[in-house]
RNA sequence: AUUCCCGUUGCGGGAGAGCGCAUGCACCGCAUGCCGCCGAAGGCGCAAUUCACCCGGAAUCGCUCAGGCAAAAGGACCGCAACCCCCAG
Numbered sequence: 001a002u003u004c005c006c007g008u009u010g011c012g013g014g015a016g017a018g019c020g021c022a023u024g025c026a027c028c029g030c031a032u033g034c035c036g037c038c039g040a041a042g043g044c045g046c047a048a049u050u051c052a053c054c055c056g057g058a059a060u061c062g063c064u065c066a067g068g069c070a071a072a073a074g075g076a077c078c079g080c081a082a083c084c085c086c087c088a089g
Base pairs, nucleotide, nucleotide: 002089007083008082009081010080011079012078013077018035020034021033022032023031024030025029036069037068038067042065043063044062045061050056
């Protein structure tokens, strides 16, 4: 001097499922109740493997607490750019 990965930010792409019913309100909309669903914010759970044994132990798998079910917003993940950190070499 260069540099993986991780993290942050910006831009772009980004699925699924009732624009459900009722009531109230200052009625764009929001809240509550009642069922029906979704799974890709978050959260929780588990195998093989590893280990003398125990513990630990992932996910786009499962659960559905939260979240979501016209639009908007959000959105795992992917790409690009910048910043930060910076393994081995």